[in-house]
c-di-AMP riboswitch aptamer (ydaO/yuaA leader) from Chthonomonas sp. UBA2017, 138 nucleotides, folded computationally. NCBI's taxonomy places the organism under Bacteria, Chthonomonadia, Chthonomonadales, Chthonomonadaceae, Chthonomonas.
RNA sequence: AUCACCAACUCGUCGAAUCGGUCCCGCAAGGGUCCGAACGGGGGACCCAGUCUUUGGGGUGAAUAGAGGAUUCGUCCUCUUAGGGUAACUCUUGGCCCGAACCCGGCAGCUAACCUCGUAGACGCAGCGAGAGUCGUC
Numbered sequence: 001a002u003c004a005c006c007a008a009c010u011c012g013u014c015g016a017a018u019c020g021g022u023c024c025c026g027c028a029a030g031g032g033u034c035c036g037a038a039c040g041g042g043g044g045a046c047c048c049a050g051u052c053u054u055u056g057g058g059g060u061g062a063a064u065a066g067a068g069g070a071u072u073c074g075u076c077c078u079c080u081u082a083g084g085g086u087a088a089c090u091c092u093u094g095g096c097c098c099g100a101a102c103c104c105g106g107c108a109g110c111u112a113a114c115c116u117c118g119u120a121g122a123c124g125c126a127g128c129g130a131g132a133g134u135c136g137u138c
Stems, first nucleotide, its partner, number of pairs: 011124004018037004023032003038119006048109001056107001057104004065080006083098004088134007
């Protein structure tokens, strides 16, 4: 000097998963508890919709639907794809990625009042551009 890897802080990404306060423990950092706000989900009338109901059905989520191959027949792999992400926001467009997982338990359309639940987790020294417009700041 170059390359690669690891860790911490700052700054950020996906996601609803954030903020404030009471009390308790603690030197502090912080932790626990309860309450509230905010954001998000489920159930739940009339009306409307619907004719499904072992071919079970349904929910959260962007995560659906195919083709091919392998198979020890449990499943696995490759490619494509509805859809989604990419540093204020919207649209168009290009590049790069994701396209999972879990839950309910025979049962749920929409749905005012009402009832009820969650506030996790996983990541990046990276954070990609261009055009038109909006908002904010200096």